Predicted 3D model of a 106-nucleotide RNA (SAM riboswitch aptamer (S box leader)) from Heyndrickxia ginsengihumi. The coordinates come from a structure-prediction model, not an experiment, and the mean pLDDT is 84. It matches the Rfam family "SAM riboswitch aptamer (S box leader)". Rfam's curators write: The SAM riboswitch is found upstream of a number of genes which code for proteins involved in methionine or cysteine biosynthesis in Gram-positive bacteria.
RNA sequence: AACUUAUCAAGAGUGACUGAGGGACAGGCCCGAUGACGUCCAGCAACCAUCAAUUUAUUGAAAGGUGCUAAUUCCUGCAGAAUGAAAUCAUUCUGAAAGAUAAGGG
Repeated sequence: AACUUAUCAAGAGUGACUGAGGGACAGGCCCGAUGACGUCCAGCAACCAUCAAUUUAUUGAAAGGUGCUAAUUCCUGCAGAAUGAAAUCAUUCUGAAAGAUAAGGG
């Protein structure tokens, strides 16, 4: 690395440096010299750890280890159901797939 489990509708900058692409991939649609992305500082609080309470599994605190800080994981990407007069169309919902994060694993 594969693999397993859980979560993914909330939250988080008028800062400094840098300088052109970025949002996983494909199709869209967006962000970006009014400075994106990245790094530092700052912030948030998802998981693990710590502390407290007591419901023994939850709640709260703080911010140690990771993480995160545009848009629901930005939407869709496969299947099913419902609705729309009909349709290989559109919309809504549900479940997968893929992805991300944490813990384990190795």